RNA sequence: UAACUAAAUGAGUGUAACCUUCAUAUAUCCUCGAUAAUAUGGUUCGAAAGUUUCUACCAGGUCACCGGAAAUGAUCUGACUAUGAAGGCAGAAUAUUCUAAG
Numbered sequence: 001u002a003a004c005u006a007a008a009u010g011a012g013u014g015u016a017a018c019c020u021u022c023a024u025a026u027a028u029c030c031u032c033g034a035u036a037a038u039a040u041g042g043u044u045c046g047a048a049a050g051u052u053u054c055u056a057c058c059a060g061g062u063c064a065c066c067g068g069a070a071a072u073g074a075u076c077u078g079a080c081u082a083u084g085a086a087g088g089c090a091g092a093a094u095a096u097u098c099u100a101a102g
Base pairs, nucleotide, nucleotide: 004102005101010098011097012096013095014094015093018088019087020086021085022084023083024082025081026056031047032046033045034044041066042065050057058078059077060076061075062074063073064072
């Protein structure tokens, strides 16, 4: 210096999934059409819009209002989805490189 390696040294780099928290988006919001009920009621269906955004666009509680008509309002609690960050799982496992050794 080159080739090989069966045990064995140290170091570096990469890695999915899952869980938790946080941030951003969106306000689980807004608009329109049709439809149903009527104080033991206030529903259901569809469309559009909103996000550098896929999906979702609901559920429950409380209070009010409507005096019988066609219209609801306020408030509280709860997420899901997309992307990013941190932490955990994990001083793990696995892949690979170098080193060292023979």

A computed fold for a 102-nucleotide RNA from Cytobacillus horneckiae, annotated as Purine riboswitch aptamer. RNAcentral holds the sequence, with entries from Rfam. Of the family's consensus pairs, 100% are formed in the model. Its Rfam family is "Purine riboswitch aptamer". For this family Rfam cites "Adenine riboswitches and gene activation by disruption of a transcription terminator" (Mandal and Breaker, Nat Struct Mol Biol, 2004). About the family: Riboswitches are metabolite binding domains within certain messenger RNAs that serve as precision sensors for their corresponding targets. Allosteric rearrangement of mRNA structure is mediated by ligand binding, and this results in modulation of gene expression. Model confidence (mean pLDDT): 75 of 100.